[in-house]
């Protein structure tokens, strides 16, 4: 300097154009207990990295940056 792959909740990850979107873990609330764990239940938590395009309609496709990780020189 050239190509590639990731970028969605505090972490890990799902969603391959159609209701601005889920799951597990954490952390939080209440059961249960004499407490705690464990175990059950429930709510909260999101600018789908950002910008811009295509489109009736984009987290999803294009592009351009940016942060990551690879292979070539």
């Nucleotide at each position: 300097g050239g190509c590639c792959c990731c970028u969605u909740a505090g972490c890990u990850c799902a969603u391959u154009g159609g209701c601005u979107a889920g799951a597990g873990c954490a952390g939080u609330a209440c059961u249960c207990u004499c407490a705690u764990a464990a175990a059950g239940u429930g709510a909260a938590g999101g600018u789908c990295a950002u910008u811009g395009g295509u489109u009736c309609g984009a987290u999803u496709c294009c592009a351009a940056u940016a942060g990551g990780g690879g292979c070539c020189a």
This is a predicted structure of a 73-nucleotide RNA (transfer RNA).
Rfam family: tRNA. The family's RNA type in Rfam is transfer RNA.